[in-house]
The RNA shown here (TPP riboswitch aptamer (THI element)) has 116 nucleotides and comes from a Spartobacteria bacterium. It was read from a public genome assembly, where an Rfam model found it. Its mean pLDDT, the model's own confidence on a scale to 100, is 76. Rfam family: TPP riboswitch aptamer (THI element). Rfam links the family to the GO term thiamine pyrophosphate binding.
RNA sequence: GGUUUCAUGCAGGGGAGCCUGAAAGGGCUGAGAGUUCUGUUUUGCGAAAUCAAUUCGGAAGACCCUUUGAACCUGAGACGGUUUAUACCGGCGGAGGGAGCAGCAAAAUCGGGAGU
Numbered sequence: 001g002g003u004u005u006c007a008u009g010c011a012g013g014g015g016a017g018c019c020u021g022a023a024a025g026g027g028c029u030g031a032g033a034g035u036u037c038u039g040u041u042u043u044g045c046g047a048a049a050u051c052a053a054u055u056c057g058g059a060a061g062a063c064c065c066u067u068u069g070a071a072c073c074u075g076a077g078a079c080g081g082u083u084u085a086u087a088c089c090g091g092c093g094g095a096g097g098g099a100g101c102a103g104c105a106a107a108a109u110c111g112g113g114a115g116u
Base pairs, nucleotide, nucleotide: 001110002109003108004107005106008102009101010100011066012065013064014063017028018027019026020025035060036059037058038057039056042053043052044051072097073096074095079090080089081088
């Protein structure tokens, strides 16, 4: 001097399902099951405003994950078992993708220099 471990700092990624009910709501799995605000698309009622549903975004929140990466996505509107269904188990499969930098002290290790 390099590398690794690492307190810490900052940054980033991701999903929101199924059953029941006229509705309100209730039930299941799960860390999390869709909360709040806002823009927008379409539809319905309506003269309009508003309201309701809906499409695609943005911001905030909770939760999970960040290469030791099955968080999550693709294959997949798929396959076998099981279930009302999702979930779950197995395969697909360590398949293809997937979000990280800085770094105190200390330790380990590698290399260089000087002296004896």